[in-house]
Model confidence (mean pLDDT): 83 of 100. A computed fold for a 1426-nucleotide RNA from an uncultured Planctomycetales bacterium, annotated as small-subunit ribosomal RNA.
RNA sequence: CAUGCAAGUCGCGCGAGAAGCCUUCGGGUGAGUACAGCGGCGUAAGGGUGAGGAAUAGGUAGUCAACGUAUCCACGAGACCCGGAUAAUUCCCCGAAAGGGGUUGUAAUACGGGAUGUUGCCCAGCUGACUAAGGUUGGUUGGGUGAAAGCCGGGGCUCCUUCGGGACCUGGCGCUGGUGGCGCGGACGACCUCCGAUUAGGUAGUUGGCGGGGUAAUGGCCCACCAAGCCUGUGAUCGGCAGCCGGCCUGAGAGGGUGUACGGCCACACUGGGACUGAGACACUGCCCAGACUCCUACGGGAGGCUGCAGUCGCGAAUCUUUCGCAAUGGACGCAAGUCUGACGAAGCCACGCCGUGUGCAUGAUGAAGGCCCUCUGGGUUGUAAAGUGCUGUCAGGAGAGAGGAACCGUUCUGCAUGAACAGUGCAGGAUCUGACUGCUCUCCAAAGGAAGCCCCGGCUAAACAUGUGCCAGCAGCCGCGGUAAUACAUGUGGGGCAAGCGUUGUUCGGAAUUACUGGGCAUAAAGGGUGCGUAGGUGGCGCGGUGCGUCUGUGGUGAAAGUCUUCGGCCCAACCGGAGAAUAGCCGUGGAUACGGCCGUGCUCGAGUGCAUUAGGGGUAGGGGGAACGAGCAGUGUAGCGGUGAAAUGCGUAGAUAUUGCUCGGAAGGCCAGCGCCGAAGGGGCCCUACUGGGAUGCAACUGACACUGAGGCACGAAAGCGUGGGGAGCAAACAGGAUUAGAUACCCUGGUAGUCCACGCCGUAAACGAUGAGCACUAGGUGGAUGCCGCUAUCGGUGUCCGCCGGAGAUAAUUUGGUAAGUGCUCCGCCUGGGGAGUAUGGUCGCAAGGCUGAAACUCAAAGGAAUUGACGGGGGCUCACACAAGCGGUGGAGGAUGUGGUUUAAUUCGAAGCAACGCGCAGAACCUUACCAGGUCUUGACAUACCGGGAUUAUUUCAGUGAAAGCUGGAAGAUUGCCCUUCAAGGUGUAACCGGAACAGGUGCUGCAUGGCUGUCGUCAGCUCGUGCCGUGAGGUGUUAGGUUAAGUCCUUUAACGAGCGAAACCCCUACGUUUAGUUACCAUCAGGUCAUGCUGGGGACUCUAGACGGACUGCCGCGCAAGCAGGAGGAAGGUGGGGACGACGUCAAGUCAUCAUGGCCUUUAUGACCUGGGCUACACACGUCCUACAAUGGAUGGUACAGAGGGUUGCGAAGCCGCGAGGUGGAGCCAAUCCCAGAAAGCCAUCCUCAGUUCAGAUUGCAGGCUGCAAUUCGCCUGCAUGAAGCCGGAAUCGCUAGUAAUCGCGGAUCAGCUACGCCGCGGUGAAUAUGUUCCUGAGCCUUGUACACACCGCCCGUCAAGCCACCCGAGUUGGUCGCACCCGAAGUCGUAGUUCCAACCGCAAGGAGGGACGCGCCGAA
Repeated sequence: CAUGCAAGUCGCGCGAGAAGCCUUCGGGUGAGUACAGCGGCGUAAGGGUGAGGAAUAGGUAGUCAACGUAUCCACGAGACCCGGAUAAUUCCCCGAAAGGGGUUGUAAUACGGGAUGUUGCCCAGCUGACUAAGGUUGGUUGGGUGAAAGCCGGGGCUCCUUCGGGACCUGGCGCUGGUGGCGCGGACGACCUCCGAUUAGGUAGUUGGCGGGGUAAUGGCCCACCAAGCCUGUGAUCGGCAGCCGGCCUGAGAGGGUGUACGGCCACACUGGGACUGAGACACUGCCCAGACUCCUACGGGAGGCUGCAGUCGCGAAUCUUUCGCAAUGGACGCAAGUCUGACGAAGCCACGCCGUGUGCAUGAUGAAGGCCCUCUGGGUUGUAAAGUGCUGUCAGGAGAGAGGAACCGUUCUGCAUGAACAGUGCAGGAUCUGACUGCUCUCCAAAGGAAGCCCCGGCUAAACAUGUGCCAGCAGCCGCGGUAAUACAUGUGGGGCAAGCGUUGUUCGGAAUUACUGGGCAUAAAGGGUGCGUAGGUGGCGCGGUGCGUCUGUGGUGAAAGUCUUCGGCCCAACCGGAGAAUAGCCGUGGAUACGGCCGUGCUCGAGUGCAUUAGGGGUAGGGGGAACGAGCAGUGUAGCGGUGAAAUGCGUAGAUAUUGCUCGGAAGGCCAGCGCCGAAGGGGCCCUACUGGGAUGCAACUGACACUGAGGCACGAAAGCGUGGGGAGCAAACAGGAUUAGAUACCCUGGUAGUCCACGCCGUAAACGAUGAGCACUAGGUGGAUGCCGCUAUCGGUGUCCGCCGGAGAUAAUUUGGUAAGUGCUCCGCCUGGGGAGUAUGGUCGCAAGGCUGAAACUCAAAGGAAUUGACGGGGGCUCACACAAGCGGUGGAGGAUGUGGUUUAAUUCGAAGCAACGCGCAGAACCUUACCAGGUCUUGACAUACCGGGAUUAUUUCAGUGAAAGCUGGAAGAUUGCCCUUCAAGGUGUAACCGGAACAGGUGCUGCAUGGCUGUCGUCAGCUCGUGCCGUGAGGUGUUAGGUUAAGUCCUUUAACGAGCGAAACCCCUACGUUUAGUUACCAUCAGGUCAUGCUGGGGACUCUAGACGGACUGCCGCGCAAGCAGGAGGAAGGUGGGGACGACGUCAAGUCAUCAUGGCCUUUAUGACCUGGGCUACACACGUCCUACAAUGGAUGGUACAGAGGGUUGCGAAGCCGCGAGGUGGAGCCAAUCCCAGAAAGCCAUCCUCAGUUCAGAUUGCAGGCUGCAAUUCGCCUGCAUGAAGCCGGAAUCGCUAGUAAUCGCGGAUCAGCUACGCCGCGGUGAAUAUGUUCCUGAGCCUUGUACACACCGCCCGUCAAGCCACCCGAGUUGGUCGCACCCGAAGUCGUAGUUCCAACCGCAAGGAGGGACGCGCCGAA
């Protein structure tokens, strides 16, 4: 806001009075009916909504002696006589309409006048009762004032009549005034009722009075006058938000939140204002005005108000039918029938909520199929689940029957009452009559048929597997999941939960003791005001008496109903409903108690204060005085520097500094004493003297008699810096200047230097103003020291006060700690806190000269911020100690050439891995093919390799030929051992099978992931550590042990010890080596004996020696000294001495260290290729860079000649002798040897000689040429070696850096593995020669233990701060602009009440009339909305 409905009714108040139908046209009927009007009652109820409102409201208990009340009930009284109009109606006029004007005319229960009238009201007099008072309430006398209406039914004696009826009697309904009542209203004060103080002052009708007005009634409600009051820190005023309550939700409660439905109250009705009518309104479906909006219009003017029921539109996350009925309950009107009733009763829609019910039950194992999973010939699960079989029949469906909600009214019958009455009316009973809706009940029918979803499965939290995905997609309440094995995402399967619902979102309470009243805190976590004085307030010692306010208690009232609770009952149960009861804080009245608190009175002395005496002190203020130091001035002496620093420079100085002496001036500060000593409220106070002055302590116990404590506001004080004015200014010193330092150095250091520092006066008002600890009082173990009093015959002692410290118990505390100076136990008062950041910021206010102070947010953002303690790690922290860590030495690398590995680059490919130490002569103990993993090309596809299966299958292993080809391969052929079993004469057949062919399982992968793994390895580090059991300590993490004092190479050992023990590591046990003994002697050895040779252990022999290799011995700090001991130092002996030397051996752990390319292995990927084979190439590239080495640069050398001495190894596809050939590599040769026998095999440096003489050389050897040798299928890419020739760089290496402490470094050669050969100068071993140095632990590096700090814990390669770039968010500011609200001032001023008698009009009454009384309209005035 369209539309419909939601308030009408009464003809028994009144006049008037149709249409229609019939008709004989007269009329009858309808009908005195409907509609309209006058009049009465109602419309102020019921119904809706919550805008406003913080008090004019609500709640609770009261008050009205200051009030009203229609209808209803009760009582008693009355109702008499008159009058004039008016609507309707008729006619006319205006208007589009709404509507209006005029004429005619009429009635009333409409209106008016008069009479009468009480217990009404008013006035006066007399008088009683009550009351604290104001006052209230009676009695009585007189006076005044003041009402009314009829209608209907019945009756018949009498009377009247216009013949209709009336009077009269009777009944009913109404009418008038009065009294009382029920119920309902009005008014008043009290208490309670949200947030904000960044709202602190508000108020002029304001507060009160006197007198009026107004109202039903009190009152500044309104007015005139008078006074100057009234409210406010117990929060006025102002601003914001809000209907209040019974109740509802939550909670153990106390509380917190909330006010939908039902009930009570209030307010509102388009917005604002106003009155009228009325019993009641300032009126939801009445009126007037203004405004906004909508509609109609003939443009002149009109109409409207769903926050009634439905419904529509808009807004919005979102909220229903334009239903039925008055049958019930209730209401209005009516005598009544009845009418009206979107109140109400019902139905409709919505799982919105609560309750009940169903969607089947039983049986059923081939544990079906299918799905999913797995350790996959199989098993598990879905799962008795399904199918199948047998039953049942709720609900829904169909058919039928029935109960309750119904009591009435009316009609009729009977009885009673009234009455003269058998009228009438009333009451009681009987009969009859009334159902919108009903998901109500029962019977029958058929059929398992029509009826299950939603969320969840990482933990909280009941329930897990697979696949997909790969920090993507996504999840998420919190913690957090997801980066290739996701129980967390998605899907599937399975499971869990609830169920016609389930989950999400929002909101509230709870948990949250996280605003703490019950019931918290403030040393360090947030939090004690910087300190004192003191106002209000709060709190307050010991008695007595009173009061009875608080307090306690009895009782009465209230605390509406509903609801909650208990119990009983009714619908099958429940929800729901009914009965009864209980409960209910609080408030009010009243009786009592008097301990405690308050109040009143009166005492006391112990709290507090006063007095007297004594006392310590850098307490304060003012004045005066003094010395040292410093700076300056003047003068003297004196000469070249001074000063300053890590080192310097700026600076000062020959114009004479610094230094030194004397005199003078100046300002500031107060040495020693001096002390966790003293004083003060805090800030703070330090030379001496004087004056003034505050506080404290002790002793005495004379005085006062609770005078006390705390303290919001307030007032005062308040370091340093800073500000104002005026002084002062020696030293010091922000700013500033210069010099240094540095990458820079607006710093640290140096030279200067101004404010300032000092004084006076005035501001500021803050500090880590700290004990990070408010003030006061009381109580609660000890020990010890200091300052200062007093007491005691005991005096180096004891007692008693005050103050300042330390240790420590109980207790407290999260712990650290605290602990009579509490952070313990209590009481009183004040201040303050409530996650971090934003922020002590913004804004407002206030203070200040300013700087700035005080008060003090929010948006936004984070999931932490924080405290204490623990273990580590770390430190340009400390202590102790160690290591070729440094130092002391020797030799190198870094420069050259070459070798080799790597990076980079290149390439078809230059396969892959290793990356600081701890990758880089590493995997590789040996890449020409092979290796080989890479590249190009050519090939194969059950495969180069393994194991089964199916079909074919008799020839195959082996040897070999041809074609093609680069080979692999492809195609074709030949020879050929061997060939099972059955049947059979053979042939042939059957069956099985090796090769082979085809198929199908599978093979294969040096493809990926070392961050999925096993194993192995590196590294810290051969560093001395790492742990456990029990006990003890701690709330706990954890500690102790393992620390401490010594000692050691060592957590090695000793001592101590709330620890006692133990384990893994260290050491030892094992191996090699150094000495000896013994056993055994061949291939080793040869002293003695014998033989033999040019010579040789050559031979016999020997077992002595060397040696070989078995077993043993040996070294244990045993001795002296020191020390408690462990042990240390030293000597002797000894082959060896304090672990003799070397090796193997590597704790708990760290590095997501390395390796998927040794091997193994999960997952992923590939399958005519990422597998396999072959040929060729590549891994060998080359502007460059790095690592590791070799060779050198030379004379301690090079060359030539001669000559000596090892050890450990290897050797049969092997080592290979002698001899011969070659300059040589090598060739030839083939003895010997499966090795203490033979061979490789000449060791080299060394030693003895000769040459070279400091040079790019007789150094060095790269590079290159020629000629050769060897291996091999093959040396072009790409091998090694030899000879001749060539003869590069290089003359000892920048910054930097490596190794080594004794048989070591350095230097010299020898061997081996791999291996056809070799790039080996590498690696692993072996022996020969054989040094120097270590004062020591300050420094560099690394490590161990203890301790300390920490904001680190991925652990300093950590953490973390600020600016800036791009984008985004929020807040603030911003020239301004706009809206709302409120206040103040002013203008205009509608409607309307009130006032006014100016204009005008008028039936009732008075009057003969004029006129009057009274009334209306207009005007004017006050107020007054927009």

It matches the Rfam family "Bacterial small subunit ribosomal RNA". Rfam links the family to the GO terms structural constituent of ribosome and ribosome.